Transfer RNA from a Clostridia bacterium, 73 nucleotides, folded computationally. Its mean pLDDT, the model's own confidence on a scale to 100, is 82. The source organism's lineage runs through Bacteria, Bacillati, Bacillota and Clostridia. Rfam family: tRNA. About the family: Transfer RNA (tRNA) molecules are approximately 80 nucleotides in length. Rfam links the family to the GO term triplet codon-amino acid adaptor activity.
[in-house]
RNA sequence: GCCAAUGUAGCUCAGUCGGUAGAGCAGCGGUUUCGUAAACCGCAGGUCAAGGGUUCGAGUCCCUUCAUUGGCU
Numbered sequence: 001g002c003c004a005a006u007g008u009a010g011c012u013c014a015g016u017c018g019g020u021a022g023a024g025c026a027g028c029g030g031u032u033u034c035g036u037a038a039a040c041c042g043c044a045g046g047u048c049a050a051g052g053g054u055u056c057g058a059g060u061c062c063c064u065u066c067a068u069u070g071g072c073u
Base pairs, nucleotide, nucleotide: 001072002071003070004069005068006067007066010025011024012023013022019056027043028042029041030040031039049065050064051063052062053061
């Protein structure tokens, strides 16, 4: 230099055919206990890497850029 994949909550990851963004763990509060742990219930947490385009509507489709990973030279 060229090609490909990936980028969604603090972490690991879902998200179907474009139609209200979710789970587990972690965090916070509560129940239970003499107390702790465990268990159970609840709460909070998101510029979907960035910018632009298409569309009534984009995490999803298209373009550019950035980052990471892999391959080729």